A computed fold for a 93-nucleotide RNA from Sphingomonas guangdongensis, annotated as Glycine riboswitch aptamer. The prediction has a mean pLDDT of 80. Rfam family: Glycine riboswitch aptamer. Rfam links the family to the GO term glycine biosynthetic process. The organism belongs to Sphingomonas, within Bacteria.

[in-house]
RNA sequence: GAGGCACGCGCGGGAGAGUGUUUCGGGCAACCGGAACCGCCGAAGGAGCAACCGCCCCGGAAUCUCUCAGGCACCCAGGACCGCGCGGGGCCA
Numbered sequence: 001g002a003g004g005c006a007c008g009c010g011c012g013g014g015a016g017a018g019u020g021u022u023u024c025g026g027g028c029a030a031c032c033g034g035a036a037c038c039g040c041c042g043a044a045g046g047a048g049c050a051a052c053c054g055c056c057c058c059g060g061a062a063u064c065u066c067u068c069a070g071g072c073a074c075c076c077a078g079g080a081c082c083g084c085g086c087g088g089g090g091c092c093a
Base pairs, nucleotide, nucleotide: 003092004091005090007087008086009085010084011083012082013081018038020037021036022035023034024033025032026031039072040071041070045068046066047065048064052060053059054058
């Protein structure tokens, strides 16, 4: 030190599931917000098993599973993951 990997930031893409019932508050209304109950979703996070990997002891492990959390008309927000760019210069050959 070109490059690759990881990390951080920015931009773009990004699914699923209730316009449920009852009730309370605000409001002329539309609508907004809260609570309870039932039903659902998995792709923030979390947890569990495990193919597999490393391997002395023992560790690392998912888009699988569970739904604690979170979410469920549209919009907004969030969003694993993917792509591009930038950054420090952490690791690798």